Predicted 3D model of a 1514-nucleotide RNA (small-subunit ribosomal RNA) from a metagenome. The sequence is in RNAcentral, with records from SILVA.
[in-house]
């Protein structure tokens, strides 16, 4: 740091996921010890029990039980001491506003930050001043009387005080008025006159002075406290400025509201109350609602900027069972304090009580989930207290919990027979593995034993010195000395003692991502963060082996950031991927030309306060490291304040023109409104002419027309559009705008000069404008024409085509406000190379003028540089480079919908979600396929011909039936006379039945016997039982070995035509003999890939030629190679015969020319000639030649398709089977037969058919064989046997042709099925189930419907021969040769095929993709009569506690007064106000809801085919 995933690849968008780092954590598996930490995130839910806030006797007053000693005693008990002035309550002070807890609730001055209080309080503590005086009534405990179950009260009576009250005294410390300094001012400070306000005592000492006179009391003195005032320090109230959630589908709030005067409260400002006036106040910079949240310092990631969080620990706020309320206090509206109300839970005598763990612990509950009812006040803190002390679940410490971080261990060294086992195997061996085993150490940590801290100083006591002070008290500060204190703990850590002894586990191992094998499974089990794995060989499931990574932990799940420049400020984007609003005019804001003065608000330096601590960093300390931590710095990116500077921004003034406007002249134009006005062309009307059609269409119908149409001629109506001109021309801001004339009118250009002086640019909102169709009223309707009908098309055709046709369309007002309202590209402005057209307006030269030329300013095309771009493509008209201001996007679907609003007559607009779903969805470009695209070429591809096929009969083959079986495969072309070059039995694999079971065959052992021939019995055979014969080769020490066959027996193993052709190898078939398919290097292109191989010619061919960023090559083409045709040479027998002899007869002498045989060479290359062609390749033609442009025909099949075919040729991995899925016999089936396809043969006859008869062949086979000639049989054949291993002989005749007879158009003298009857042949055997022969028998069938084949020359048709396999069995299959044609204009068309080019949503590639409806399931969601909660607005009723205010006839010790009363206060009544609570009535929001309504999803189904190729209607 990136990386996997859209594709057949590719590059960009663009989402999804993935490694990283945290946690107060869960949860799974495992688990040695240590430190240091941390631990109810949920039910602010209920809570038993124990403990958390009390202290002071130096503030008063009272005052014990028990025990103990003594006395006294009627032995019941009672008195005094000491327990003890103790415990205890109780006036009384101070503390219970702190310390703990917790986040409910708050979006607020709550909280952070920085002011501000001149608007203010602060007990306790400090400094510095003054005082601290004289009086006086009560009350509590107590007692006593009583009430009540309690819990607690009533009444009588005594009693202190630092507890109350009066009285004196006090100072600008407080009020009136009133003088002064400061001050912008609000006000502060000082101060004349007047007024009114204070206290309280405790302890110690000590007697100079006075009583009393020991001593003690006044007094004096210290310390404590009392009271006043100042002023500090803490601390705390308010008050502003900034700052930090979402939501506008929440736009308006708002009546004490806003603000004033005057009054009340308060520490203290204030509508904080309240009476009156006024009528404000706040909000787009987000008011008001609604949702969520305690805020921060920090933490956690992060490069940072940011994001996410606030748990421990630290600050602040806020609660304290829920709601209200006040009291006391310096402080509280008060956790562990009152009062009430309300819900809960306990007691209860039923009358009434108590009670609040969000404090330590703990239960119980809810939860995935969160400790002990420990131990101490040793230390640190706090409270009281002179002090000792006493209290502190603050705290310290300890327990539990691998939660987390850190540290440590489970041993070290050595050890190859690489032991044994386990796994893998190629069976040779690898691996676990130096790992154990063994042998030599060591001693962490855990056991044992013994030692053992630090943390403690203070206080108290004694004692110095020094201040106060008269001082030997006493109090304070500083020292000395003894002494006493430890919860943790007998812990930490030393020693030391035994011994490898007790101490490893988890996840993964297909890619991403570091680890691979066997072995189960077999689209099942199941895995999965994402792609994705699993359907017989799974590195991806499960199991072992092996191996990776971490380790007392590993894993897995939640969550946060991060990677995500995937909210982009740092640091994105909007033509086509998601984004430019349909267009202007404009408010708000934003931004803004040049040159000058000034301010200093932004900017920028500098100083200062601040920015708690802690964390984080950076040094240096403490624990044996570390983590923890102490202690220094540094930082805290911020905000106040003071000074400074003045470029820029801003503000103020001054001035300028170049930006923006303004006058004046000029011309261009479908700019816009209104009112005229014309012609042409449809239609319909009257009239004429005129007849039978018309009209439509792919073809047609419907329609129209003999009532007279079409067509034509005149006339006339009556609406709408405005041919030519017309042009990537004009205009406008868009939408748009189109004969012609007038009026009205906007906006733009050009020119030349004056003027105004930054008036500008964008613009949320807002306002207006906006094509069609669309709705409202009124017109108005030719023509067209949604909807309808009709008529075709079609499987349908609710469409496309036609024939009619209303709304519309037109016009007036009015609404609507959308669109592919598009350049799919906002506005402005400035800058940045060109080339060329078109339009508007000037100017220059020239010319007599016009045009041509050069040239400026607008517009408006096109090509292109540079640059951008993902490409495609933009390119002065930007999509370049830059500035400003709008607007919009942020995966794809659901969805531009629901629900809510706002418009809107309605349709419908505009704003705009989520559940829930998927790993993608796209853009640009490539390379293929593919098109009812195009373009060029070929091909018996189609025309042009010949002859079949599809009818008929029958052979043969497949489908199907069918059968005990009817073995298997082959299945468009490329399966179907195919595997089959030959099924009666064998073959044969199927089926019945008999049998066999190391086998029918292989290699190994053992025993026996040589092998092997013969014959007998059963049996259908196999096979079984016997009988006889009969011995060989090598070697021997003569007993035997051994090698080969037989037999019998053990186990290793043979066997399997059993499965997998989708495990394979070979072979095969197919495109296809089609011209193509690729590489090196170069060169383009980000690339994928392109070029080359396109391109103009040419060819049978990627054949050659020329061009060319390509230059070469390789695998194909073609040649080489076989045949055929011409010659040559060489041979001359089995062949041949010219010429001589001879025979029937090339018989045979003779010859080897001829033919022919087979070896061997010539020959053909466009070589010549002309012509066309670009001088080229090349074509056309000629000439010569036996043959002419690859001469004919074979052989030769490029890269790769078709998961094409064959596991039944053969090989072969896997798996299956082993008395059977092997093997061996008999039999039977592959030959089945209602059918349907394919392949064929043989007819349908006269170009035949039959009888005679006469000719001419190639190529081939033959010794278990071909078989002559003769005889015999009508014939299949027989019988016999010459010859031939073959140019010698034999099959063997070749047939069609040829010549003659007959036949005459008929189901026939045509077919020749079928079926009797009789033969031959083959073979152990012809029954199922051979072939052939005679004889009878003659069937369908008269040229074949859609449809469909083959073939371009020795082809096609036609004839006949031969061969393979084979005992016998072809009509098939390979060969072979006789006769021997037609036709091809030509490439529109059907098939196929190449090139090149388009488009494309296809890439298992059109047999592609895909879309809606219906039907099933399942999942979320909207409506929906209601129906049920939770918040919450407003009215109205009652109204607790309680402040406040009245009122107080009742009651009251202090004051006053001689009294009598008064004055003050109170209780009690009332009055606002109020919290629950009731009543009505709206809002917001969630659950449930028959029914409904559209989404996703999901396997298959139905229906069409709508959409991608012109997707067959663009």
């Nucleotide at each position: 740091a990136g990386a996997g995933u859209u594709u057949g690849a590719u590059c960009c968008u663009g989402g999804c996921u993935c490694a990283g780092g945290a946690c107060g954590a869960a949860c799974g598996c495992u688990g040695g010890c240590g430190g240091c930490g941390u631990g109810c995130c949920u039910a602010a839910c209920a809570c038993a029990u124990g403990c958390a806030a009390g202290u002071c006797g130096a503030g008063c007053g009272g005052g014990a039980a028990u025990g103990g000693a003594g006395g006294c005693u009627u032995c019941g008990g009672u008195c005094u001491c000491c327990u003890a002035g103790u415990a205890c309550a109780g006036c009384g002070g101070c503390g219970g506003a702190c310390g703990g807890g917790u986040g409910a609730g708050u979006a607020a001055c709550a909280c952070g930050u920085g002011a501000g209080u001149a608007a203010u309080c602060u007990a306790c503590c400090u400094a510095c001043g003054a005082g601290u005086u004289u009086g006086g009534g009560a009350u509590a405990a107590c007692g006593g009387a009583u009430c009540g179950a309690a819990a607690g009260g009533u009444c009588c009576g005594c009693u202190a005080a630092u507890a109350c009250c009066g009285g004196a005294u006090a100072a600008g410390a407080c009020c009136a008025c009133g003088u002064u300094u400061c001050g912008a001012g609000a006000g502060a400070g000082a101060u004349g006159u007047g007024g009114g306000a204070a206290a309280a005592g405790g302890g110690g000492c000590c007697c100079u002075c006075u009583g009393c006179a020991u001593g003690c009391a006044a007094g004096g003195u210290c310390c404590c406290g009392c009271u006043u005032g100042u002023a500090g320090a803490u601390g705390a109230g308010c008050u502003c400025g900034c700052g930090g959630c979402c939501u506008a589908u929440c736009a308006g709030c708002u009546a004490g509201u806003u603000g004033g005067c005057g009054g009340g409260g308060u520490a203290a400002c204030g509508g904080c109350c309240c009476a009156c006036c006024a009528a404000g106040g706040c909000u787009a910079c987000g008011a008001c609602g609604g949702g969520u949240a305690g805020c921060u310092g920090g933490c956690c990631u992060g490069a940072g900027a940011g994001g996410g969080u606030g748990g421990u620990c630290a600050g602040c706020c806020a609660c304290a069972c829920u709601g209200g309320g006040a009291c006391u206090g310096a402080g509280a509206c008060a956790c562990g304090g009152c009062c009430c109300a309300g819900a809960c839970u306990c007691c209860u005598a039923c009358g009434g009580g108590a009670g609040g763990c969000a404090g330590c612990a703990g239960u119980g509950g809810g939860g995935a989930a969160u400790c002990u009812u420990g131990c101490g006040c040793a230390a640190u803190g706090g409270g009281c207290g002179a002090a000792a002390g006493c209290c502190u679940g603050a705290c310290g410490c300890a327990g539990c919990g691998a939660c987390g971080c850190c540290g440590c261990g489970u041993g070290g060294g050595u050890g190859a027979u690489g032991a044994a086992g386990g796994c893998c195997u190629u069976c040779g061996g690898g691996u676990c593995g130096u790992a154990a085993a063994g042998c030599c150490c060591u001693g962490u940590c855990g056991g044992g034993a013994g030692g053992g801290a630090c943390g403690a100083a203070a206080g108290g006591c004694c004692u110095g010195u020094u201040a106060c002070a008269a001082a030997c008290a006493g109090u304070a500060a500083c020292g000395g000395g003894a002494u006493c204190u430890g919860a943790c703990g007998g812990u930490a850590c030393c020693u030391u003692c035994a011994g490898a002894g007790g101490a490893a586990g988890c996840a993964c191992c297909g890619g991403c991502u570091a680890a691979c094998u066997c072995c189960g499974u077999g689209c099942c089990a199941g895995c999965a963060g994402c792609c994705g794995c699993g359907g017989u060989a799974a590195u991806a499931c499960g199991g072992a082996g092996g191996g990776u990574g971490c380790a007392a932990g590993c894993g897995u799940u939640g969550u946060c950031c991060g990677g995500a420049u995937u909210u982009a400020u740092u640091g994105g984007g909007c033509g086509u991927a998601a984004a430019g609003a349909g267009c202007a005019c404009g408010u708000a804001g934003g931004c803004g030309g040049c040159c000058u003065c000034g301010c200093a608000a932004g900017u920028c330096g500098g100083a200062u306060g601040u920015g708690a601590a802690a964390u984080c960093c950076c040094u240096c300390g403490g624990c044996u490291c570390a983590a923890c931590u102490g202690a220094g710095g540094a930082a805290c990116u911020g905000c106040g304040u003071c000074c400074g500077a003045a470029a820029c921004u801003g503000c103020g003034g001054g001035g300028c023109u170049u930006g923006a406007g303004u006058g004046c002249g000029g011309g261009a134009g479908a700019g816009g409104g209104a009112g005229g006005u014309g012609g042409a062309a449809u239609u319909c009307c009257c009239a004429g002419u005129g007849u039978a059609g018309a009209g439509g269409u792919g073809a047609a119908a419907u329609u129209c027309g003999u009532a007279g149409a079409u067509a034509u001629u005149g006339g006339g109506a009556g609406g709408a559009a405005c041919a030519c001109c017309a042009g990537u021309g004009g205009c406008g801001a868009a939408g748009g705008c189109g004969g012609c004339c007038u009026c009205c009118u906007g906006g733009a250009c050009c020119g030349a000069c004056a003027c105004u002086g930054a008036c500008g640019c964008u613009g949320a909102g807002g306002u207006g404008c906006g094509a069609a169709a669309g709705c409202g009223u009124g017109g108005g309707g030719a023509g067209c024409a949604a909807a309808c009908a009709g008529g075709a098309u079609u499987a349908g055709a609710u469409a496309c085509c036609c024939u009619g046709g209303u709304a519309g369309u037109c016009c007036a007002c009015g609404c609507u406000g959308u669109a592919a309202a598009c350049g799919a590209u906002g506005g402005g402005c400035g800058c940045u190379g060109g080339g060329u057209g078109c339009u508007g307006c000037g100017g220059g030269u020239a010319u007599u003028g016009a045009c041509c030329c050069c040239u400026g300013c607008g517009g408006u095309g096109c090509c292109g540089g540079a640059g951008c771009a993902a490409a495609c493509g933009c390119g002065u008209u930007a999509a370049g480079c830059g500035c400003c201001c709008c607007g919009c996007c942020u995966g794809g679907g659901g969805a531009g919908u629901a629900c809510g609003g706002c418009c809107g007559c309605a349709a419908g607009g505009c704003u705009a979600a989520a559940a829930c779903u998927c790993a993608a969805a796209g853009g640009a470009a490539u390379u293929g396929a593919c098109g009812g695209g195009g373009g060029c070429c070929c091909g018996c591809a189609c025309a042009a011909g010949c002859g079949g096929u599809g009818g008929a009969g029958c052979a043969u083959g497949u489908g199907g039936u069918u059968u005990a079986a009817u073995u298997c495969g082959a299945c468009g072309c490329a399966a179907c006379g195919c595997g089959a070059a030959g099924a009666a039995c064998c073959u044969u694999a199927c089926c019945c039945g008999g049998g066999u079971u190391u086998g029918a065959c292989a290699u190994c052992c053992c025993u026996g016997g040589a092998a092997c021939c013969u014959c007998c019995u059963a049996g259908a055979g196999a096979c079984a039982g016997g009988a006889g014969g009969g011995u060989g080769c090598c070697u021997u020490u003569c007993g035997g070995g051994g090698a080969g066959c037989c037999a019998g027996g053990a186990g290793a193993c043979a066997g399997g035509u059993g499965c997998u052709g989708c495990a394979u190898g070979g072979c095969u078939g197919u495109u296809g003999u089609c011209a193509g398919c690729u590489c090196g290097u170069g060169u383009c292109g980000u690339g994928a890939g392109a070029u080359g191989u396109u391109g103009g010619g040419u060819u049978a061919a990627g054949u050659c030629c020329c061009g060319c960023a390509a230059c070469g090559a390789g695998c194909g083409c073609a040649a080489c190679c076989c045949u055929u045709g011409u010659c040559u040479u060489c041979a001359g027998u089995u062949g041949c015969c010219a010429g001589c002899a001879u025979u029937a007869a090339g018989u045979u002498g003779g010859g080897c020319a001829c033919u022919c045989u087979g070896g061997a060479g010539a020959g053909a290359c466009u070589g010549c000639c002309g012509g066309u062609g670009u001088u080229a390749a090349a074509c056309c033609g000629g000439a010569g030649g036996a043959a002419g442009g690859u001469g004919g025909g074979g052989a030769u099949g490029a890269c790769g398709u078709c998961a094409a075919g064959u596991c039944c040729u053969c090989a072969u991995g896997g798996c299956c089977u082993u008395u059977a899925u092997a093997c061996c016999c008999g039999g039977g089936g592959c030959u089945a037969c209602a059918c349907a396809c394919g392949u064929g043969c043989u007819a349908c006859a006269a170009u035949g058919g039959u009888c005679g008869g006469u000719a001419c062949a190639a190529a081939g086979a033959g010794u278990u064989g071909c078989u002559a000639g003769a005889c015999c049989g009508u014939g299949a054949g027989g019988u016999g046997g010459a010859g031939c291993c073959a140019a010698u002989c034999u099959c063997a005749a070749a047939a069609a042709a040829c010549c003659g007879g007959c036949c005459u158009c008929a189901g026939u003298u045509c077919a020749g099925a079928u079926u009797g009857g009789a033969g031959u042949c083959u073979g152990c055997a012809a029954c199922c189930u051979g072939a052939c022969u005679c004889c009878a028998u003659g069937a369908a069938g008269u040229c074949g419907g859609a449809a469909u084949c083959g073939c371009u020359a020795g082809u096609a048709a036609u004839c006949g021969c031969g061969g393979a396999u084979c005992a016998g069995c072809a009509u098939g299959c390979c060969g072979c040769g006789g006769u021997g044609a037609a036709u091809a204009c030509g490439u529109u068309c059907c098939c196929g095929g190449g090139c090149c080019u388009u488009g494309u949503a296809c890439a298992c590639a059109c047999c592609g993709c895909c879309c809606g409806u219906c039907a099933c399931a399942c999942c979320a969601u909207g409506g929906g009569a209601g129906u049920u909660g939770a918040c919450u607005g407003c009215u109205c009723c009652c109204g607790a506690a309680g402040u406040c205010g009245g009122c107080g006839g009742c009651c009251u010790a202090a004051c006053c007064g001689c009294g009598a009363g008064g004055a003050a206060g109170g209780a009690g009544c009332u009055g606002c106000c109020u919290a629950a609570g009731g009543a009505g009535u709206g809002g917001u929001u969630g659950g449930c809801g028959a029914c409904u309504g559209g989404g996703g999803u999901g396997g298959a189904g139905u229906c069409g085919u709508a959409a991608c190729a012109a997707g067959g209607u663009a």
Rfam family: Bacterial small subunit ribosomal RNA.